């Protein structure tokens, strides 16, 4: 840096130094000199991998893989404002706007507003080049 693969509605902050910024990008909308990033220091959260206990399927063994359960922050990461802060793409529902056919009903196009499914990007774990 690229791939794959799982997860994202829970949850956890205080002090120092530091001095304007931050929330990935773009709109929005928030945080922010009552003190931003960032460093440090203690503190905290959660169960990814690891650890330990049972199972299922494949294999002749060694093993591979796929499900449930437990403990624990002196085994390796992560986290500790707002769902990933929403929204970005697309697809379906209501509703309403405008317009198209039509005698009118129906039907249809596009815009909006709310809800819903998907996906994309990010993040973070764990394999992989």
């Nucleotide at each position: 840096u690229c791939u794959u693969u799982a997860u994202c509605g829970a949850g956890a902050g205080u002090g120092g130094u530091g001095g304007a910024g931050g929330g990935a990008c773009a709109g929005g909308c928030c945080c922010u000199g009552c003190g931003a990033a960032g460093c440090c220091a203690c503190a905290g959260c959660a169960a990814c991998c690891g650890g330990c206990c049972c199972g299922g399927u494949c294999g002749u063994u060694u093993g591979a893989u796929c499900a449930g359960g437990c403990a624990g922050a002196u085994g390796g990461u992560g986290c500790u404002a707002a769902u990933u802060c929403c929204u970005g793409c697309u697809c379906g529902a209501u509703c309403g706007a405008u317009c198209c056919u039509g005698a009118a009903a129906c039907g249809g196009a596009u815009c909006g507003c709310u809800c819903g499914g998907g996906g994309a990007a990010g993040a973070u774990g764990a394999g992989g080049a």
Molecule: SAM riboswitch aptamer (S box leader)
Organism: uncultured Desulfuromonadales bacterium